[in-house]
RNA sequence: GACACAUAGUCGGGGUGCUGCAUUUGUAUGCGGCUGAGAGCAUACCCUUGGAACCUGAACUGGGUAAUACCAGCGGAGGGAAAGAGAUGCAUGCAAAA
Numbered sequence: 001g002a003c004a005c006a007u008a009g010u011c012g013g014g015g016u017g018c019u020g021c022a023u024u025u026g027u028a029u030g031c032g033g034c035u036g037a038g039a040g041c042a043u044a045c046c047c048u049u050g051g052a053a054c055c056u057g058a059a060c061u062g063g064g065u066a067a068u069a070c071c072a073g074c075g076g077a078g079g080g081a082a083a084g085a086g087a088u089g090c091a092u093g094c095a096a097a098a
Base pairs, nucleotide, nucleotide: 001090003089004088005086007085010082012047013046014045016042017034018033019032020031021030022029023028054079055078056077060073061072062071063070
């Protein structure tokens, strides 16, 4: 140092399904089960261009499940939210020492 980059913070972005029982005219509410980082306020979790966090395609295709946006494909497809700081590394200059 106008370079690489972990990390932390700030700003910002995002998702919240499937299913059982009970109540209920029903909407809905409550308590559970499944997957997951997270299943609607946790103020949490994840992601922030080196971007699969998340959305579109999609009431998609194959597999599997009690069921599901469960798994894989789709996906070298398209979108998608910031600039700094900075351990460390590296290059160069100056000074000191030898």
A computed fold for a 98-nucleotide RNA from a Spirochaetota bacterium, annotated as TPP riboswitch aptamer (THI element).